[in-house]
RNA sequence: CGGUUCCGUCAGGGGUGCCCUCUAAAAACGGGGGCUGAGAACAAACCCUUGAACCUGACCUGGAUCAUACCAGCGGAGGAAGACGGAUCAGGAACUUU
Numbered sequence: 001c002g003g004u005u006c007c008g009u010c011a012g013g014g015g016u017g018c019c020c021u022c023u024a025a026a027a028a029c030g031g032g033g034g035c036u037g038a039g040a041a042c043a044a045a046c047c048c049u050u051g052a053a054c055c056u057g058a059c060c061u062g063g064a065u066c067a068u069a070c071c072a073g074c075g076g077a078g079g080a081a082g083a084c085g086g087a088u089c090a091g092g093a094a095c096u097u098u
Base pairs, nucleotide, nucleotide: 001091003089005087006086007085008084009083010082011049012048013047014046017035018034019033020032021031022030054079055078056077060073061072062071063070
């Protein structure tokens, strides 16, 4: 000097799925249960701030499932919200001394 990883401060960004049931002809809202997940929504919770939150492509493709973006692919894709401080690890450069 630039970087890795972690922590902190301040600031900012983001998500309302699917199935069953209460339930009636159906749907919405609400209550309860189940699945995945950090989070299935209002809690000062959780995740993310530039590869990986989330959105778009996408009523996408393959697989699995009672079902779903459930899993994988697409995907280091395009878009998307950052500064400072501390610690740490490895490296580079210059100078000084021996």

The prediction has a mean pLDDT of 76. This is a predicted structure of a 98-nucleotide RNA (TPP riboswitch aptamer (THI element)) from a Calditrichaceae bacterium.